[in-house]
RNA sequence: GAUGAACGCUAGCGGCAGGCCUAAUACAUGCAAGUCGAGGGGCAGCAGGCUGUAGCAAUACAGUGCUGGCGACCGGCAGACGGGUGCGUAACACGUAUGCAAUCUCCCCAUUUCUAGAGAAUAGCCCGAAGAAGUUCGGAUUAAUACUCUAUAGUAUCAUUGAGAGACAUCUCUUGAUGAUUAAAGCUCCAGCGGAAAUGGAUGAGCAUGCGUCCGAUUAGCUAGUUGGUGAGGUAACGGCUCACCAAGGCGACGAUCGGUAGGGGAUCUGAGAGGAUGACCCCCCACACGGGCACUGAGAUACGGGCCCGACUCCUACGGGAGGCAGCAGUAGGGAAUAUUGGGCAAUGGAGGAAACUCUGACCCAGCCAUGCCGCGUGCAGGAUGAAGGCCCUCUGGGUUGUAAACUGCUUUUUACAGGGAACAAAUGCCCCUUGCGAGGGGAGCUGAGGGUACCUGUAGAAUAAGCCACGGCUAACUACGUGCCAGCAGCCGCGGUAAUACGUAGGUGGCAAGCGUUGUCCGGAUUUACUGGGUUUAAAGGGUGCGCAGGUGGCUAGUUAAGUCUGUGUUGAAAGAGCUAGGCUCAACCUAGUAAACGGCAUAGAUACUGACUGGCUUGAGGAUAGUCGAGGUAGGCGGAAUGUAGGGUGUAGCGGUGAAAUGCAUAGAUACCCUACAGAACUCCUAUUGCGAAGGCAGCUUACUAGACUACGCCUGACGCUCAUGCACGAAAGCGUGGGGAGCAAACAGGAUUAGAUACCCUGGUAGUCCACGCCCUAAACGAUGAUCACUCGAUGUUGGCGAUAUACAGUCAGCGUCUUAGCGAAAGCGUUAAGUGAUCCACCUGGGGAGUACGGCCGCAAGGUUGAAACUCAAAGGAAUUGACGGGGGUCCGCACAAGCGGUGGAGCAUGUGGUUUAAUUCGAUGAUACGCGAGGAACCUUACCUGGGCUAGAAUGUGAGGGAAUAUUCCAGAAAUGGAAUAGUCAGCAAUGACCCGAAACAAGGUGCUGCAUGGCUGUCGUCAGCUCGUGCCGUGAGGUGUUGGGUUAAGUCCCGCAACGAGCGCAACCCCUAUGUCCAGUUGCCAGCGGUUAGGCCGGGGACUCUGGACAGACUGCCUGCGCAAGCAGUGAGGAAGGAGGGGACGACGUCAAGUCAUCAUGGCCCUUACGCCCAGGGCUACACACGUGCUACAAUGGCGCAUACAAUGGGUCGCUACCGAGUAAUCGGAUGCCAAUCUCAAAAAGUGCGUCUCAGUUCGGAUUGAGGUCUGCAACUCGACCUCAUGAAGCUGGAAUCGCUAGUAAUCGCAGAUCAGCAACGCUGCGGUGAAUACGUUCCCGGACCUUGUACACACCGCCCGUCAAGCCAUGAAAGUCUGGUAGACCUGAAGACGGUAACCGUAAGGAGCCGGCUAGGGUAAAACAGGUAAUUAGGGCU
Repeated sequence: GAUGAACGCUAGCGGCAGGCCUAAUACAUGCAAGUCGAGGGGCAGCAGGCUGUAGCAAUACAGUGCUGGCGACCGGCAGACGGGUGCGUAACACGUAUGCAAUCUCCCCAUUUCUAGAGAAUAGCCCGAAGAAGUUCGGAUUAAUACUCUAUAGUAUCAUUGAGAGACAUCUCUUGAUGAUUAAAGCUCCAGCGGAAAUGGAUGAGCAUGCGUCCGAUUAGCUAGUUGGUGAGGUAACGGCUCACCAAGGCGACGAUCGGUAGGGGAUCUGAGAGGAUGACCCCCCACACGGGCACUGAGAUACGGGCCCGACUCCUACGGGAGGCAGCAGUAGGGAAUAUUGGGCAAUGGAGGAAACUCUGACCCAGCCAUGCCGCGUGCAGGAUGAAGGCCCUCUGGGUUGUAAACUGCUUUUUACAGGGAACAAAUGCCCCUUGCGAGGGGAGCUGAGGGUACCUGUAGAAUAAGCCACGGCUAACUACGUGCCAGCAGCCGCGGUAAUACGUAGGUGGCAAGCGUUGUCCGGAUUUACUGGGUUUAAAGGGUGCGCAGGUGGCUAGUUAAGUCUGUGUUGAAAGAGCUAGGCUCAACCUAGUAAACGGCAUAGAUACUGACUGGCUUGAGGAUAGUCGAGGUAGGCGGAAUGUAGGGUGUAGCGGUGAAAUGCAUAGAUACCCUACAGAACUCCUAUUGCGAAGGCAGCUUACUAGACUACGCCUGACGCUCAUGCACGAAAGCGUGGGGAGCAAACAGGAUUAGAUACCCUGGUAGUCCACGCCCUAAACGAUGAUCACUCGAUGUUGGCGAUAUACAGUCAGCGUCUUAGCGAAAGCGUUAAGUGAUCCACCUGGGGAGUACGGCCGCAAGGUUGAAACUCAAAGGAAUUGACGGGGGUCCGCACAAGCGGUGGAGCAUGUGGUUUAAUUCGAUGAUACGCGAGGAACCUUACCUGGGCUAGAAUGUGAGGGAAUAUUCCAGAAAUGGAAUAGUCAGCAAUGACCCGAAACAAGGUGCUGCAUGGCUGUCGUCAGCUCGUGCCGUGAGGUGUUGGGUUAAGUCCCGCAACGAGCGCAACCCCUAUGUCCAGUUGCCAGCGGUUAGGCCGGGGACUCUGGACAGACUGCCUGCGCAAGCAGUGAGGAAGGAGGGGACGACGUCAAGUCAUCAUGGCCCUUACGCCCAGGGCUACACACGUGCUACAAUGGCGCAUACAAUGGGUCGCUACCGAGUAAUCGGAUGCCAAUCUCAAAAAGUGCGUCUCAGUUCGGAUUGAGGUCUGCAACUCGACCUCAUGAAGCUGGAAUCGCUAGUAAUCGCAGAUCAGCAACGCUGCGGUGAAUACGUUCCCGGACCUUGUACACACCGCCCGUCAAGCCAUGAAAGUCUGGUAGACCUGAAGACGGUAACCGUAAGGAGCCGGCUAGGGUAAAACAGGUAAUUAGGGCU
């Protein structure tokens, strides 16, 4: 795009079309084929007349074929057309083109001739009989255009025969002669209509032929009347159409036969076309008429509304028998998703009969039903902004949108309703008149309309009667809100939905189409996705394993003939309709009409002859041959050889050998292994040996002989296209395997043992049988690979190599044939190929068409078997696949780094305690953090508070702040209830200012509350980690179809993508480094609270006068840059116990963290979207809890002791803190601390004692003078308050623990280890924590194999959520389709045998008939029926096999 459609929602009108696609299922009822009296006998019914009877009459009854007419009957014509359906049919059925010299044709037309006699019957009517009925029988009588006979007859037919002409043939045509045979029908109004014979035409039909016409080869052979001949029969006619005889043919790979499916065409839909699909309506042909068979009649039928028979079914029946056939029009049932009225009319068109009037006509013309389709019309038009109300949305005092939409004003009237008018289709026939020889022509009057009072026209009324459906994530035009929360649902594909859904549902809005809109089904297109136009086959699916070769296809140069292909002209055909164009008619259109063009096809004919073909000649370049030479693991058979291995025998010799990652099994004192000698056996051929050679492929390797095949080169002698390819076919065809017979050293499936392992039916080891070897015969497959079919021609080069030739030649360049590498053009998706093409062309063969199922099943063929070959479907998935790219990963490679390992030192893991976490418990044990990157973390201070948790008691615009009517000074004190919050009461007080008013307090209503409730996976900010790792990118250019690459890789170097060199790259940015701070040295400036060398003073003390020198303080500056030297290096740079320097190659430390990763952490710091709570999830208060305790883990402290503990004495810091504070000093107390007192807001006073250290003493290896847990008692301090639950002091008590399993952590120098000091938080403190400060002060690093992490290059990849990836098979379970299967059911077909109706044919003595002939009987044929077995196809099946999905 289309549709004979269906379904859902919706629906105003008209025109034109269409309407059982399924059950060719069954049918009630009505109608659908009759007509002719001008063929006939007649007269049942109707009408009229006449006669008679009755009656006054109207009228009634009876008679009469007399008339109009006419039931039934005889006869004629038509029922073979028209109408329906698509069962069957793969066929001369259809289409197209021809032929019939092999034919028929009613009615119609033309021409010629004839139409004379005679006869016997039979329907009907009448009488009678049988039967339920259908119907039938007998008797009598009768007619014809019914039937029979005779005559006549021809251009008819037959026989004999003469002459002429023609043809490709059987033959035909023309024209004669003789003989024989066959005709007729009448009616009549006298106009005519008929009848017979014959010829021709027209129409229709029959037969024959060429070409075209679906699928299957898992259908390959079929055929006995089969193919042909002769003769006969038969037919309208040819013909095996039928029969007798003879011959053995005929068809088939160009697809016979068989199976499946199907009416064919004009045309229809689609498509640019070529094609593909279809065959409703309309037209042509065919077939069929309940299923099957058969003939009759007839011009025509093997007959839809005729007949006979068989069968199935339905109906009637008196049970004896009968009737029937909607696939005609309506209609019914049934089936189905689904398809209409038991309508009107013959007015028109057409048909049958008739002389005609006319009759009949479910053909046809109309109407009815159905949005089934196509076309047309309408549902209003203009104005109208307070941009109304309402709805919806939002950033919400407001804005946006619906939206000029509505309201409102004006206008129009298609449609609608009513009223009025009102068609065309109708003109003939017939009748009358005129003309006419006959056909016939002209004129006139009048009749006839189903549709229909319809179409159409006019008037009146009035916006009045008339809009839905689908969609809105992308494809694809159209977006928001709410609800829902992987639910409900959507979905054509991709895919949406797990709490912010433009994708579900609803609403608002929007888009599309519109009396329709969407969905479903089907066909074509897109799909160059079966490729003729117009595809492919190295790796995506696809080259046969290889050769030979019949058929087939295809083929070099040249001349001639021909004209089959080809081209041109002409003739003919290609029905109409349709489609195209041009006009015309319905108001337009759909629709209809006319004309025209076209129909690319077929047939015939004439011509042309370049090309192809055919035929006849010629040629040599393709191909082959001859001659000469060369080459090689080419093949087959035989002979020979040495080394190695194994075994046997002998000898020497002694304890192991062998084997492995390490072992063991195994062998060995009965003497192995090892070494020597001898012998035997079988198999394979070291070195030479290679991107060398040969072969068609498989393949071929010691030497030699015989036989044999091939290739190449040279020459240019011979043949003369002999060529190429090749379906089927034939041959060859590695290894394994099979059969028979040999052989068997080594190796070695199976098997055994030993190991390995969780297991190990494996890898490793020790053994070991088939086999491997030979001969003969099978098998016939491989990643049989160059994953690349064969042949020919053409298209730049470079280089290596093998064999020839040229040449004196290992020079040299050339040439031919091979084998390789690189490359140009070109090709290719790319990788790559590239004269050995995957380039450009030609010919032929083979093969492919998404993945799986499956190279499976079934069938066929082959095979001894194993198996091979050919080779599906159901079902299932939305992918499977190729090449390349970037990453990530690897028990891949290379380079490098890091306390990563190693080398060391000290810990943790064991104990007790502290602290955090898990778990458990609890009313609550608030919450968060959870590998590294949570766990002395948020918390740098949980007794109340904090506090978020629990229990209980209370408040509700709320605990806080602002505005605030109003009221009151503020404020202080006291009492009562209560656990307190809170509630109530009393007393005192009476502000400032002249005033307005102000400060402060209370405070109704209202507006703004509040939430440590949820979501860190909606977020901001901040942070951890990879990682202070050296990386991450950009612009322009270049390369690539592209992803992307290059730069950033490479060679060096560095801590570093740091720098240098090179380079299709050149530059740049974020990172690195530097700039900043602290520290190490110095100089300058400055000199208090710091310092004190010298001077003066003091018992002593920088205490004082003084001083700036020093220390120190804190500001400025200097200094370090591989700058200098030596060596190495192109350079960058590296090395040096170098010099100098306080410091040397980044001096040490800090701050500083690229692009990004982990949906990492935090909604409980804060901020914030959304959601949730609002007398509570908010707020206040008391008490409790966060401190629980069988247990598990992390981080620490203290120890286990003598490098130590204890006692006494004594030395040396730095950073810091301090007025609600630090406190000297004095006193009290054993002490914590207390009572006094002074200094200091600090370089001034103070905390403050530093400790380890040093000196002396003691302890002497023990659960101790180690260790200090736990517990008891007594105290101190802070605080409203130390019970749950603080710290400290004193006395007493004195637990575990004697250096810690597997495992694991930190650290490379002022570091580890060890020692103390200070601070924050803080009333106090659970601090052994944290953050800082200084004191003392090591050991070790060979090195980069390994573990962990990281960087760069490279490689593989089926990974990309990226190896914590992906993914295979069994098993368990559910579902699905399929194969096999004892059997069982169904179907069609052919053959065999039995039986055999109707019928025609053949035969025939009895019966009938005057006769013609018939009946009856017999025969073969035949529909159908039956019997038996087998085959084929389909269904089903216990069980079973594999497959798919989950």

RNAcentral holds the sequence, with entries from ENA and SILVA. This is a predicted structure of a 1446-nucleotide RNA (small-subunit ribosomal RNA) from an uncultured bacterium. Its mean pLDDT, the model's own confidence on a scale to 100, is 83.